[in-house]
Context: one part of a larger RNA
């Protein structure tokens, strides 16, 4: 060093920008580094291997060639790869007109229910389970009406619908503001891919400072249930949940499937563009195009299944995997207010 692998056996970083590094469309020319060829000088001797010769043989010794697959130095090729310069548009982008959408960030506002408060009727239960009890109520509950507070989510519309890189994202209006589809054109001319380190984002839960607080609810008390019940059930209830700063950084962060690009049967549904036919209309057909599902050919895979949204066929780059336990643990570096979390062993055992 070659060779194996990462849906489910052991393995794809939660995701992005991105620096270095890899690696990279077409043509023309020039270079001649990288490749490939001649020469030439070096590659010590011993030892290996070939083929001789000396000891009676052998081992030993001893002559000779042959190899030392390298190095440097010239002369030469020039297909590719690199360099350099010109050009080119099929990659990539940029301007124009559209379209779709919970995409993100602030502002305001809306109705339904809950809980509370307040008055009005009105009288005994009400709540809760398998059944009960704790728990609320004659100081007037529960119910029902009208009123007012204040919080927190947004029924129906909803939809293998839609939007984002990934977390995720759902009333409505407005203001900011990101990408994406899509047509004809017109421009820029590889500007591109991937991407060790770095850096942003990154549910929920937790933490810091202040606020809010109406449901919900870890702890926590109380009732029940059990042999016990630090549970599952019930009545209560503090943190949290919610803003607004800040920090944390993890997850079955999932498709258990890296990101990009090329190819390769069909069939059916669906969302958002385009075209064409239907008399523009309408209901539709058919063709594209980018998304999202369902089957299925070759193939692929231990199987299961995957199958143009590949886990087929290949190409460029990361990342990671080498039996089970120990152990994602311990020390230690690094980052954190703390919890912790990254980086990560080994004795020992099977």
């Nucleotide at each position: 060093c070659u060779g194996g692998g990462c849906g489910u056996a052991a393995a794809g970083c939660g995701c992005g920008c991105g620096u270095a590094g890899g690696c990279g469309g077409u043509u023309c020319a020039c270079u001649a580094a990288g490749u490939c060829u001649g020469c030439u000088g070096u590659g010590a001797a011993a030892g290996c291997c070939c083929u001789g010769g000396g000891c009676u043989u052998a081992a030993c010794c001893u002559g000779g060639g042959a190899a030392c697959u390298g190095c440097a130095g010239u002369g030469g090729a020039u297909a590719c790869u690199g360099g350099u310069g010109g050009g080119c548009u099929a990659g990539a982008g940029u301007g124009c007109g559209g379209u779709a959408g919970a995409g993100g960030g602030g502002u305001g506002u809306g109705g339904a229910a809950u809980u509370u408060c307040c008055g009005g009727u009105g009288u005994a239960g009400c709540a809760g389970u398998g059944a009960a009890a704790u728990g609320c109520g004659u100081a007037g509950a529960g119910a029902u009406c009208g009123g007012a507070a204040g919080g927190a989510a947004c029924a129906c519309c909803a939809g293998u619908g839609g939007c984002g890189a990934a977390g995720g994202c759902g009333g409505c209006a407005c203001c900011c503001u990101g990408g994406a589809c899509u047509g004809a054109c017109a421009c820029u001319g590889a500007c591109g891919c991937u991407g060790a380190g770095g850096u942003g984002c990154g549910a929920a839960a937790g933490c810091g400072u202040g606020g809010g607080g109406a449901g919900c609810a870890a702890a926590c008390a109380g009732g029940a249930u059990u042999a016990g019940a630090u549970a599952c059930c019930c009545u209560g209830g503090u943190a949290g949940u919610c803003c607004a700063c800040g920090c944390g950084g993890u997850a079955a962060a999932c498709g258990a499937u890296g990101u990009c690009a090329a190819c390769u049967a069909g069939c059916c549904g669906u969302u958002g563009g385009g075209a064409a036919c239907g008399a523009u209309u309408c209901a539709g057909u058919u063709c594209u195009u980018a998304g999202u599902g369902g089957c299925g050919c070759a193939g692929c895979u231990a199987a299961c299944g995957c199958g143009a949204u590949a886990a087929g066929u290949u190409g460029a780059c990361c990342g990671c995997c080498u039996g089970g336990g120990g152990a994602g643990u311990a020390c230690g570096g690094c980052c954190g207010c703390a919890a912790g979390g990254u980086u990560a062993a080994a004795a020992c055992u099977c």